Description: This is a predicted structure of a 312-nucleotide RNA (Bacterial RNase P class A). The coordinates come from a structure-prediction model, not an experiment, and the mean pLDDT is 76.
RNA sequence: CAGGCGGGACGAUCCGUCGCGGCCGCAAGGCUGAGGAAAGUCCGGGCAGGACAGGGCACCCCGCUGCGGAAAGCGCAGGUGGGAGUAAUCUCAGGGGAUCCGUAACAGAAAAAAACCGCCCCUCCGGGGCAAGGGUGAAAACGCGAGGCAAGAGCUCACGACCUGCAGCAGCGAUGUCGCAGGGGUACGGACCCGGGGCCUGCAAGACCAAGUAUACCGGCAGAUGAGGACGGCCCGUCCGAUGCCGGGGGGUAGGUCGCGAAGAUAAAUGACGGAAGCGAACAGAACCCGGCUUACGGUCCCGCCUUUUUU
Numbered sequence: 001c002a003g004g005c006g007g008g009a010c011g012a013u014c015c016g017u018c019g020c021g022g023c024c025g026c027a028a029g030g031c032u033g034a035g036g037a038a039a040g041u042c043c044g045g046g047c048a049g050g051a052c053a054g055g056g057c058a059c060c061c062c063g064c065u066g067c068g069g070a071a072a073g074c075g076c077a078g079g080u081g082g083g084a085g086u087a088a089u090c091u092c093a094g095g096g097g098a099u100c101c102g103u104a105a106c107a108g109a110a111a112a113a114a115a116c117c118g119c120c121c122c123u124c125c126g127g128g129g130c131a132a133g134g135g136u137g138a139a140a141a142c143g144c145g146a147g148g149c150a151a152g153a154g155c156u157c158a159c160g161a162c163c164u165g166c167a168g169c170a171g172c173g174a175u176g177u178c179g180c181a182g183g184g185g186u187a188c189g190g191a192c193c194c195g196g197g198g199c200c201u202g203c204a205a206g207a208c209c210a211a212g213u214a215u216a217c218c219g220g221c222a223g224a225u226g227a228g229g230a231c232g233g234c235c236c237g238u239c240c241g242a243u244g245c246c247g248g249g250g251g252g253u254a255g256g257u258c259g260c261g262a263a264g265a266u267a268a269a270u271g272a273c274g275g276a277a278g279c280g281a282a283c284a285g286a287a288c289c290c291g292g293c294u295u296a297c298g299g300u301c302c303c304g305c306c307u308u309u310u311u312u
Base pairs, nucleotide, nucleotide: 002307003306004305005304006303007302008301009300010299013276014275015274016273017272018271020033021032022031023030024029035283039294040293042292043291044290045289046288047202048201049200050199059198060197061196062195063194064078065077066076067075068074080093081092082091083090084089095193099191100190101189102188103187104186116134117133118130119129120128121127122126142160143159145157146156147155162183163182164181165180166179168177169176170175206258207257208256209255215250217248218247219246220245221244222243228240229239230238231237
């Protein structure tokens, strides 16, 4: 220098003119007005309503350790194992492995108590033993040496790897390390076991005030000696015929207020132009509030770190 990894900060400021929402003001006018993610609505809470005696089963979620945190599918630091990368670093997994069940494509004899080739034995067209060697496969029954054997084999032994337990040491711990003892049909998944947590619905939640119209209910008055209605308003007439009128009154509706915020609304304001200055260009627009996570993002700046191969 180039490429890369991890982390952090910023996300257009000021001036002028005009405009919009909210609040204050008699008025002139003044003050204030989107984000780092306001997004997705994924997790946790506040708040609200409903449900609910207590306990249990079932069901669902979470699952290494320590610390922080109200909590979290949260953060920081650390630990174990697998994977990617030269590396910085990233990523995945997480209770346990006793019992039972399932799966292991293709190939292969066999995918879990395996005999195809091969090796050995015998009473040899047959029967039996063998997991050493070959071959198949993503994966084949710990590695290696010695003993052993008919041939072989953890069958036995030494060393090593792995797993489990115990003791010592280091660590708060996960765990690491060392010593001793034990172990041997693989991998993955499910059932299963342990610990913790979990009622449902969401601000269009929900609360309060409440017109007009109709009306439950209560009171008064009138009414078959005809209330009231229809026939265009009135009178008469004809027809129908048991309710009608007045007052009180609860719930509900329109609407309003609260919930609701140092932006904030019953359809939703937060902008435009010019200049400083060569550019203004990313993702994106609050709707109850908070803590997180995730996703999107033109460009700028800062810190730490890495670099196989090639070139200087």